[in-house]
RNA sequence: UUAAUAGGUUGCUAGGGUUCCGGUUCCUGUUUUGUUAAACACGAAUGACUGGUCCGAGAGCAACCGACCUCAGCCGCGAGCGGAGGUUACACGGAGGGAUAAAAGCCCGGGAGAU
Numbered sequence: 001u002u003a004a005u006a007g008g009u010u011g012c013u014a015g016g017g018u019u020c021c022g023g024u025u026c027c028u029g030u031u032u033u034g035u036u037a038a039a040c041a042c043g044a045a046u047g048a049c050u051g052g053u054c055c056g057a058g059a060g061c062a063a064c065c066g067a068c069c070u071c072a073g074c075c076g077c078g079a080g081c082g083g084a085g086g087u088u089a090c091a092c093g094g095a096g097g098g099a100u101a102a103a104a105g106c107c108c109g110g111g112a113g114a115u
Base pairs, nucleotide, nucleotide: 007065008064009063010062011061012060015055016054020052021051022049023046024045025044026043028041029040030039031038032037066088067087068086069085070084071083073081074080090110092113096108097107098106
């Protein structure tokens, strides 16, 4: 460098935080006007705020593609074409660090270790 028998991609979920939306609280202003209230607008705070957007599994799920093996067929006598079936196993795992707005079962990492 050529992707690999145990691979790749996509979607979803467990899970995750708070850039944006929304929720909640507060300040200021305006309107209604019966006004100690309600609605609206700017701003600030808040994820021990259910949520939407977002991130998201080697050891979770599904699909598609690929790889390997077998079978018969077409075609032509190049080992080419498409088809069917099977396999794609097993997998306990810190601490610490990194990215992103931030965090995580993301990445370091099938790592260090353990058996």

Predicted 3D model of a 115-nucleotide RNA (Guanidine-I riboswitch aptamer) from a Saccharospirillaceae bacterium. The coordinates come from a structure-prediction model, not an experiment, and the mean pLDDT is 79. Of the family's consensus pairs, 100% are formed in the model.